[in-house]
Molecule: transfer RNA
Organism: Candidatus Aphodocola excrementigallinarum
RNA sequence: GGGGCUUUAGCUCAGCUGGCUAGAGCGUCUCGCUUGCACCGAGAAGGUCAAGGGUUCGAAUCCCUUAAGCUCCACCA
Numbered sequence: 001g002g003g004g005c006u007u008u009a010g011c012u013c014a015g016c017u018g019g020c021u022a023g024a025g026c027g028u029c030u031c032g033c034u035u036g037c038a039c040c041g042a043g044a045a046g047g048u049c050a051a052g053g054g055u056u057c058g059a060a061u062c063c064c065u066u067a068a069g070c071u072c073c074a075c076c077a
Base pairs, nucleotide, nucleotide: 001073002072003071004070005069006068007067010026011025012024013023019057028044029043030042031041032040050066051065052064053063054062
């Protein structure tokens, strides 16, 4: 330098044939339970879907650019 993959909640990841309003598990907080803790039950908060732009009535999803990570190839030595 070239190719491929990945980037979504604090963490691990679904969702990606465009369509009510973005989800799960774990974690956090509150309440219940308990003498108390844990377990368990109920509920809540938490996201500019990596950044910017474009297409579209409508974008996490399609296109372009950029950034970061992983990987293969090439180059140098």